[in-house]
RNA sequence: AGUCGAGCGGAAACGAAGGUAGCUUGCUAUCAGGCGUCGAGCGGCGGACGGGUGAGUAACGCGUGGGAAUUUGCCUAGUAGUGGGGGAUAGCCCAGAGAAAUUUGGAUUAAUACCGCAUAAUCUCUACGGAGUAAAGGUGGCCUCUCCUUGGAAGCUAUCGCUAUUAGAUAAGCCCGCGUCAGAUUAGCUUGUUGGUGAGGUAAAGGCUCACCAAGGCAACGAUCUGUAGCUGGUCUGAGAGGAUGAUCAGCCACACUGGAACUGAGACACGGUCCAGACUCCUACGGGAGGCAGCAGUGGGGAAUAUUGCACAAUGGGCGCAAGCCUGAUGCAGCCAUGCCGCGUGUGUGAAGAAGGCUCUAGGGUCGUAAAGCACUUUAAGCAGGGAGGAAGGCUUAAUGGUUAAUAGCCAUUGGCCCUGACGUUAACGUCAGAAGAAGCACCGGCUAACUCCGUGCCAGCAGCCGCGGUAAUACGGAGGGUGCAAGCGUUAAUCGGAAUUACUGGGCGUAAAGCGCGCGUAGGCGGUUAGUUAAGUUAGAUGUGAAAGCCCCGGGCUCAACCUGGGAACUGCAUUUAAAACUGGCUAACUAGAGUAUGGUAGAGGAUAGUGGAAUUCCGCAUGUAGCGGUGAAAUGCGUAGAUAUGCGGAGGAACAUCGGUGGCGAAGGCGGCUAUCUGGCUUAAUACUGACACUGAGGAACGAAAGCGUGGGUAGCAAACAGGAUUAGAUACCCUGGUAGUCCACGCCGUAAACGAUGUCAACUAGCCGUUGGGAGGUAUAACCUUUUAGUGGCGCAGCUAACGCGAUAAGUUGACCGCCUGGGGAGUACGGCCGCAAGGCUAAAACUCAAAUGAAUUGACGGGGGCCCGCACAAGCGGUGGAGCAUGUGGUUUAAUUCGAUGCAACGCGAAGAACCUUACCAAGACUUAUCAGCCUGAUAACUUUCUAGAAAUAGAUUGGUGCCUUCGGGAGAUCAGUUACAGGUGCUGCAUGGCUGUCGUCAGCUCGUGUCGUGAGAUGUUGGGUUAAGUCCCGUAACGAGCGCAACCCUUAUCCUUAUUUGCCAGCACGUAAUGGUGGGAACUCUAAGGAGACUGCCGGUGACAAACCGGAGGAAGGUGGGGACGACGUCAAGUCAUCAUGGCCCUUACGGGAUGGGCUACACACGUGCUACAAUGGGAAGGACAAAGGGUCGCAACCUCGCGAGAGCAAGCUAAUCUCAUAAACCUUUUCGUAGUCCGGAUCGGAGUCUGCAACUCGACUCCGUGAAGUCGGAAUCGCUAGUAAUCGUAGAUCAGAAUGCUACGGUGAAUACGUUCCCGGGCCUUGUACACACCGCCCGUCACACCAUGGGAGUGGGUUGCAAAAGAAGUGGCUAGUUUAACCUUC
Repeated sequence: AGUCGAGCGGAAACGAAGGUAGCUUGCUAUCAGGCGUCGAGCGGCGGACGGGUGAGUAACGCGUGGGAAUUUGCCUAGUAGUGGGGGAUAGCCCAGAGAAAUUUGGAUUAAUACCGCAUAAUCUCUACGGAGUAAAGGUGGCCUCUCCUUGGAAGCUAUCGCUAUUAGAUAAGCCCGCGUCAGAUUAGCUUGUUGGUGAGGUAAAGGCUCACCAAGGCAACGAUCUGUAGCUGGUCUGAGAGGAUGAUCAGCCACACUGGAACUGAGACACGGUCCAGACUCCUACGGGAGGCAGCAGUGGGGAAUAUUGCACAAUGGGCGCAAGCCUGAUGCAGCCAUGCCGCGUGUGUGAAGAAGGCUCUAGGGUCGUAAAGCACUUUAAGCAGGGAGGAAGGCUUAAUGGUUAAUAGCCAUUGGCCCUGACGUUAACGUCAGAAGAAGCACCGGCUAACUCCGUGCCAGCAGCCGCGGUAAUACGGAGGGUGCAAGCGUUAAUCGGAAUUACUGGGCGUAAAGCGCGCGUAGGCGGUUAGUUAAGUUAGAUGUGAAAGCCCCGGGCUCAACCUGGGAACUGCAUUUAAAACUGGCUAACUAGAGUAUGGUAGAGGAUAGUGGAAUUCCGCAUGUAGCGGUGAAAUGCGUAGAUAUGCGGAGGAACAUCGGUGGCGAAGGCGGCUAUCUGGCUUAAUACUGACACUGAGGAACGAAAGCGUGGGUAGCAAACAGGAUUAGAUACCCUGGUAGUCCACGCCGUAAACGAUGUCAACUAGCCGUUGGGAGGUAUAACCUUUUAGUGGCGCAGCUAACGCGAUAAGUUGACCGCCUGGGGAGUACGGCCGCAAGGCUAAAACUCAAAUGAAUUGACGGGGGCCCGCACAAGCGGUGGAGCAUGUGGUUUAAUUCGAUGCAACGCGAAGAACCUUACCAAGACUUAUCAGCCUGAUAACUUUCUAGAAAUAGAUUGGUGCCUUCGGGAGAUCAGUUACAGGUGCUGCAUGGCUGUCGUCAGCUCGUGUCGUGAGAUGUUGGGUUAAGUCCCGUAACGAGCGCAACCCUUAUCCUUAUUUGCCAGCACGUAAUGGUGGGAACUCUAAGGAGACUGCCGGUGACAAACCGGAGGAAGGUGGGGACGACGUCAAGUCAUCAUGGCCCUUACGGGAUGGGCUACACACGUGCUACAAUGGGAAGGACAAAGGGUCGCAACCUCGCGAGAGCAAGCUAAUCUCAUAAACCUUUUCGUAGUCCGGAUCGGAGUCUGCAACUCGACUCCGUGAAGUCGGAAUCGCUAGUAAUCGUAGAUCAGAAUGCUACGGUGAAUACGUUCCCGGGCCUUGUACACACCGCCCGUCACACCAUGGGAGUGGGUUGCAAAAGAAGUGGCUAGUUUAACCUUC
C1' cells in the first nucleotide's frame, strides 16, 4: 500500500514539436497511439513487512538450554535446459435489468494468462523389470556467416527473466528438560482418555483423525476446578537477600466490531482480502445495499487526567521497477504541556543618617537591615543589524582504464570533470547596538522536624500524618511582622519499596505477652554410629558453547558543561556439553560393636482385666424397751412423731464406697489407679555373661486410648443429688441456708472425643559447679547399727555459671548444641458464619470476611483502696456525768415574700459565721428627686484672698439673695498656699473572674511523719537508708543491719502556773513596840509575814531494788512543793482539698464613664405558712419565796468612772467629794450558811404574750432600742428516731469583768467560787500511724465496669424467593465452509473404437 507500458490488448485524461486540409489566423479535423505519457482492464510482484493494542491466555504462551521428522518467494553459488503447437477470456463494441451497489446476454481480441505435445535426471515412485514429471518470453545492439536484400528475417551478442535440480543463507513450523501467581472452605480427574497395530492426513513426527486390540494415564513434589494475569530483557526500591512492577526502547506471543470458516499464496486461516451468522451505524425508489481508526491526525462520550485534522520524503529503512522514479502518518522534523531530567538567568560591588514605613516593646530600645535609596560597574539570557557551519551519502551526464563481446553498443568495476538534491530553518554557533533594564514563587514555624512573637476568636470558627490543639492571656485555629526549607518550581492526593528482624533464607518466636496437638503407636517423608573398598548422583576446579541488542558498571570520545549521544571493556551470579578430583553427603560391597534389641536370674509397685470374698457405716424392714418430742438453723419454719417418732437392744435385707496404714510415697504414655484373695497379663529396674549387628530417632495423613458430664438398649438404685416442690432470707431471691426429691451416680454392651486434658513447659540424644532429703536395686566397709562410703533408675528442696522483658529456670533447664514434628503473627468481630467431614442427638473438627478500635496484653514499681491480715493510738467505742432533739423565747441559715428584703460562707472544715454590736450613719440594696474632669491627686490658662453671717424655697442634696473680711513672704521682678471657671491626660467602681494571682486563713493534724547527699542493688520505674528485734507521747532512744551521714518536723529553748531564796518597799502588808478611835494600818514606826516584780534555785530516771539482752527502757520505792513531757499556752513538717476570701488589703485581664461613678431624703437588711443549726429560761422541794450572815479573782475609767447626801416603790434624777488610778470609783460577788414559809399542784413552779404607766440614751425610739413599776399568766410535768461534750481543779454549777458601743447581749472573750463520777478493756463504730497481701483502680472505691431494653443508622450472616453471568450433563434446530459418497446436469483447448 502500492508499483511495473522493459509482460499484454490498448488510448478515457493531460502535454510537446511538426506536416496536410478546412477556413473565422488560431481553432477544428487528419497524418497518428507517431511521441511524452497513461484512466480502466488482463497479467506479475507486493498487500503475511512496517504501524497499533493487550481483550483472551496459568499455556511449551514466555524465558533458558537442547533435539529431529520439515518447508522456505525474493537472495548467493553450481549443474542442465528454455523446442514446437493449440483453444479461450477480460477490456473495447452492441443490446438489456436495477434507485443504487451491481449485473445479464451477444460479437470480436492479446499476453511472461491458460492447456496439450516433445525432451529430461544427481528429481519422484517402484513389484527394481520399469514408469512419471518442465519452461516464457521481454529489452538493447550488430550484420561475420545463410535468405530476400532500402532494410530486415533467420542468426549472433549483451542483459533482464523462465524451467528442473543441488547446496547455502534467511525466515518459519514441530518436539523435549527446567523455571514461571493465588485458593485444599477445589481431592480425586480422564474414554480419543493412555498405549499398540494398520490406514488416512500434513511441508513435517504424533490419537492429528479413523478401525481394531489392551486398560491404561495424571495426582498430596498438589492433578482437576475456581479467581487473577500477556511473558521477558529490564524498571523502581533495598547494604544485600528480597519486595513491587512490565509505560517509553528491544525480543516473543495474541488480537483486529463479536463469533465461525475456508480460499489464494513461498508464507495467512489474513488490521486497511473473501464468505456466513450476530450487534450497531448509514443509504434506499422498501425491492435491496454499504461499513469496521486497538494505523496518523481529528470528533463525540466517559473521566481527576493525557497533545496538531502540521512539514517532508532531505536523511535512515521498506515495496515495485532495468532505471529514472513513484508510494511510504514507517521515519525525520516542527507544534502543544514545567510531565520528568539537565543547564542558565532574574544582577555585581559599595553604601549607617542604621532614613521613611511596618512589627514589637520593660517606652530606653529592638527588628525587617546593607536590605532600600544613593554612587560605581557588568550584559549571560530575552530584544535587535548582519553574514553563516554540519547533517549530502548519492544520482544524472561526460571522459579515461580494465572485463564481457565480433563490437570503439550496452552492462559491470575503478578513477576524474560538470550539473543537481535540506523538511527542520529567521537552525546551531559567531556578532552589532542599547539598557539593571522585561523576569520569584510555594510550603512550613507545638514535638517528631530546621524555624517565634503580637492581635482576633473563646470546645465557637477551625486545625490535624501520629500524639493532640481550641472552654478569655492559643509559639497548634485566622491575620500580621519576623524566621526556616526548597526554588522555576513548591505543596497536596494516590501508588510502590524502605525503615519493618512487623512472615525472620540471610534474620524471629511458642512457662506467664499470640503460640506445644490431651496422650502414645506408626505409614510416607526428613534425618542417622564405627572401619575399609568402589562409584561419581550431589560437591569442587578447568575448558568449550550459549547467556540478542539496548540498559546498569568501568575506561575513553562528541555537543562550551550537564542531561543526552557514541566506541571499547567488564558483567549477565544461569543453562548445556566435556575433562579432572574423591575429603564430605548419597548409591553399592565387605566388616565392627559403643546406639538399639534378645536370652538368663532377681527386686519393688493403688499398672490393667476377670472371678470370688470381708468388716465398719448410712438407709429400710421386723420384734422389743420407752415417752413426747425429734430434726434443723445465725434465728426459724417446712418435715417426722401419741396410728408411738427420736433414743436404745436384737435379728434381717440391699446397694455403694473402702477409715486407720497414707507419705512433695509408688505405678502408668496420658486420662488415671487405693479393703483382701486367686487366675491371666503389660511395662520399668538391677546384676552378670552370651547373642543379633544400625535393626535407630522423629513423624504430615492414618488408626488406637482418652476425666467428668451427656446419649442409646437392658439391669440395678443404700447414700448423695441437677431439674422440681415446699420453708426461710430478701426491696425482690427463679440463689447462697433448711426439709424433701427425679434423672444421674453403679453394672453390661455401644456411642460421644471434649476439660485450667496444666509442669499453662512436644519427643529423642549429648554436654555443663555443688549441697540437703526421699523411693527401688547393686557393690564395698566395719564399731553389725535407727550405721557409713559409693554407683545406678526415679521423685523433691536450695543454688554457681548461663539464660530471661521481668517473674523466675537452673543435670527432671526455660543453660549450650543436634534431629524431627506441631503451632503463632495487634485487639474485637470469633473459635463465630457459610461450606465440607464426623455424630442418634447434644455437638465436635476444619475455619473466614465485612465492619470497628488505637490500642489489647505480660512482668515488675510507687501510691490509693479492700465488708484482707498483723501491731498500735485517739473521749473512737466501752464505763460514767451533763446535754441537744419535745416547750417558750433569742440568734443564724434555707425557703417564701418583697420596690429592696445588699453581698459572701454550704458535709466534717457554712448556719450566736465575716458582724468586737443595721433606729439615721454604718449600707454595699430599693424608690422618687438632683450632679458630670467629677470627693481627691498632676500640668496649663484666666479670675478671685481664703473664709464667714443671716434669710427664702425645698424632704434634704441643692438653688437664690445677703453680712463681715481684702490675708502671707519679697531682692518689688515676683513667689507660695487656698477658692472658682475652662482644657487635657485622667479620676472613680463593695462591677466580673478566688478556676489568672499575692497575702492571710481553715482542714487532715500537734498526726509522726516528709525528704536529701554520697554509696550500693536493679536494664528501668525504683529500692536501700526509713525495713527488722525491743521501747516511747514521738522516725523517742537502743541493738542489729549495704549502708554512712544530713535536713524539715518531734522534744528542748519562750510565756504562765505550783515551792523556796535574795533584793526592793508604795498607793500594798502589820509580827513585835508606841499613840489614838465607837470602830477601822487611822498615825509614829517596822521590813518579820502576805502581796507586788526583778533576779536566782529546783526535777535530771539523778539515787535504790526488780525486769530486760550487760542496751534503750519499763515497774516499784526513797527523798521532795512538785516524778518521770508536773498542769496550761504560744509554736502547725512535705503536702492534700483548683478548700475560703477580688466585699480587709494588694493585683493581671475584662467591663462602665451625664454612669455599674459621686451626693442627699425616706424605706429595706428587723418581712413570715414553714424547715434546720446554735443558745437562754424552764418544767421544780438537792427547789421557789422572805429575813439575816460570809468569802474572790481578773479587769475598766477624764468626750470617763463617779462615792457620800436628798428625792423616787423602781428604772433613775438632783447636787457633788475623789480619781489620769495597788491610793478614788465601777463594786453589794453569787452559788453558800442560819432561820422561816410553801407540800407535789400547771402550783408561792414557769415566765412567754398582752394592757397601762414610766426612766435613760440619742437630731430622732412609728416601722425598729434597752430598762423600771402595776396588771395579765401561754406552752412546758424531763422530751421519738437520732445525736453532742467531757478523764481532774476536768465535767457540772455559781456569779464577776471586758472589747465593740451615744444607746442596745441569752453571743464572744477573760476571771475566779463550789466541785464530782468512771475507764474492765480494745471485740465492735469513726478517724489516724507502721508492716504485709490482692488489685482489671491512678480524676486513685464518690474508682473501674457488665448485661438486657427503647429509637435511629452502618456492615455482615440466614431468609420465601427473583434477575443476570460463567460452567457441567442431556437434547433439538442449524448458516457459511472443508472432505467423502451418490445422483443429475454442463463443458473450448485434451483423449477416443466413436
RNAcentral holds the sequence, with entries from ENA. Small-subunit ribosomal RNA from an uncultured prokaryote, 1394 nucleotides, folded computationally. The coordinates come from a structure-prediction model, not an experiment, and the mean pLDDT is 84. Its Rfam family is "Bacterial small subunit ribosomal RNA". Its family is annotated with structural constituent of ribosome and ribosome in the Gene Ontology.